Overview:
This is a predicted structure of a 354-nucleotide part of an RNA (small-subunit ribosomal RNA, central domain) from uncultured euryarchaeote. The RNAcentral record of the full RNA draws on ENA, Greengenes and SILVA. Its Rfam family is "Archaeal small subunit ribosomal RNA". Its family is annotated with ribosome and structural constituent of ribosome in the Gene Ontology.
Context: one part of a larger RNA
C1' cells in the first nucleotide's frame, strides 16, 4: 500500500469554534458530465496460440490466421444511483414566542463564624506539643474569661453518584449586564447540515513578570525528636507562594485512560428540568401517582469482547469525518525549526542495544 486497530495490550489531539477538502434529506422535470450497452478508427513490431514452410531433426527462423494490446478518439444509444441546472417540500438545522429551572460567566456592593494579632478588664502559674518528649511561649504576667477594636482569606449546616459549563471548572447574600441549554407552540425560513487539515480561542496547579497585599496555611530555610544513620515521616518556628489587578506560561492521572455527528436495536429501577391527565390539598410558585419529551445514575436481554466487562449515556449493528498507533530501550533524548523574559512547550530522529 493492502490489512487490521485505538475503556484496560502500541494508540482519541484537553476542550471548542472554523477555512480548505471530504460527506450529505424528500419529490418532479431537464441535461447527459460521470456511469453503462453498441459501434468506426487508432492502439508499430518482436513476443503468445493454432496451421503450413525452410535449415537432415530441433533450437532457431519465413508466411498466414487468431488472440492480445486492459487505453485514446469519433459516432448511436440508456437514464435508476451519483453529478449539474431549475422548481417545490418538511422528517434534519435554524430562527420567533411562552411560562419555568440551575453553584454557566463578568462586576459592584454587603453579611457571615473562625483563626491570628492589638487594647483595657478579671485572673495568677503555668502553657503547649506527643506514642513519649523536646525545642518553643510565659512574672515584661502567658494559657484562661468578658468586652471592643484591627486586617486578610474562606463561604460550615442545606450537600444530594443533586445541578450548570464545551472542557478546564462553578459552592454566602443583593443588584446590574451577559452566554447557553431542557420543555411546551395551531408560528416563520426551507438542507441553510456533519465533520473539520492548516488556523484561531478557551485552557486546573505550580511557574515567571510589574505593582499592590498577607491573617491563617506553608516548599525552601533553621531548630526539637526518632534513628546505626534521617538531608524524611512527627513537633516548634518560617520565606517563597497561596489573596488582588494587569501581562506572558499553554501543561496535568486535562480521565469516562472510551473523538465528533447521525440512525437502528428487550426491558427493570431511582433522580433532576419542563409540560400534561387523575387524585389529595393547608389553595400556596402546594403533594401524590401515571404518561410524554430532556438530563444524569443503577440492573439487565440480545449482540459484542481476550476476560474483566459493556449494554439505548454502547466497547451492539450501520454511516460521514478527523486524529492516533505498528515490539522493548535508547527517548519524548539529540538535531534543525517555531513559540517563550526564563522555566521550558511543540514538532521529533538515528547509531548502538535487546
Nucleotide at each position: 500500500u493492502u490489512g487490521g486497530g485505538c475503556c484496560u495490550a502500541a494508540a482519541g489531539c484537553g476542550u471548542c469554534c472554523g477555512u480548505a477538502g471530504c460527506a450529505g434529506g424528500a419529490u418532479a422535470u431537464a441535461u447527459u458530465a460521470a456511469u453503462c450497452u453498441c459501434u468506426u478508427g487508432u492502439g508499430a513490431a518482436a513476443u503468445u496460440g493454432c496451421c503450413a514452410g525452410g535449415c537432415u531433426u530441433a533450437g532457431c527462423u519465413u508466411g498466414g490466421c487468431a488472440a492480445c494490446c486492459u487505453g485514446c478518439a469519433g459516432g448511436a444509444g440508456a437514464c435508476a444511483c451519483u453529478g449539474u441546472a431549475c422548481a417545490u417540500c418538511u422528517a434534519g438545522g435554524g430562527a420567533c414566542c411562552g411560562g419555568g429551572a440551575a453553584g454557566g460567566g463578568u462586576a459592584a456592593g454587603a453579611a457571615g463564624u473562625a483563626u491570628u494579632c492589638c487594647u483595657g478588664a478579671g485572673g495568677g502559674a503555668g502553657c503547649g506539643g506527643u506514642a513519649a518528649a523536646a525545642u518553643g511561649c510565659u512574672a515584661u504576667a502567658a494559657u484562661c474569661u468578658c468586652a471592643g477594636g484591627a486586617g486578610g482569606a474562606c463561604u460550615a449546616c442545606c450537600u444530594g453518584u443533586g445541578g450548570c459549563g464545551a472542557a478546564g471548572g462553578c459552592g454566602u447574600c443583593u443588584u446590574a449586564c451577559u452566554a447557553g441549554a431542557a420543555c411546551g407552540g395551531a408560528u416563520c425560513c426551507g438542507a441553510c447540515u456533519g465533520u473539520g487539515a492548516g488556523g484561531g480561542a478557551c485552557g486546573a496547579a505550580a511557574g515567571c513578570c510589574a505593582g499592590g497585599g498577607g491573617a491563617g496555611c506553608a516548599a525552601a530555610c533553621c531548630g526539637g525528636a526518632u534513628u546505626a544513620g534521617a538531608u524524611a515521616c512527627c513537633c516548634g518556628a518560617g520565606u517563597a507562594g497561596u489573596c488582588c489587578u494587569g501581562g506572558c506560561c499553554g501543561u496535568a492521572a486535562a480521565c469516562g485512560c472510551u473523538g465528533u455527528g447521525a440512525g437502528u436495536u428487550a426491558g427493570g429501577u431511582g433522580u433532576c428540568g419542563c409540560g400534561u391527565a387523575u387524585u389529595c390539598u393547608a389553595c400556596g410558585g402546594g403533594a401524590a401517582u401515571g404518561c410524554g419529551c430532556g438530563g444524569u445514575g443503577u440492573c439487565g436481554a440480545a449482540a459484542g469482547g481476550a476476560a474483566g466487562c459493556u449494554a439505548a449515556u454502547a466497547a451492539g449493528c450501520u454511516c460521514a469525518c478527523c486524529g492516533c498507533c505498528u515490539g522493548g530501550g535508547a527517548a519524548g533524548u539529540a538535531c534543525g525549526g517555531u513559540c517563550g523574559c526564563a522555566a521550558g512547550a511543540c514538532u521529533g530522529a538515528a547509531a548502538c542495544u535487546u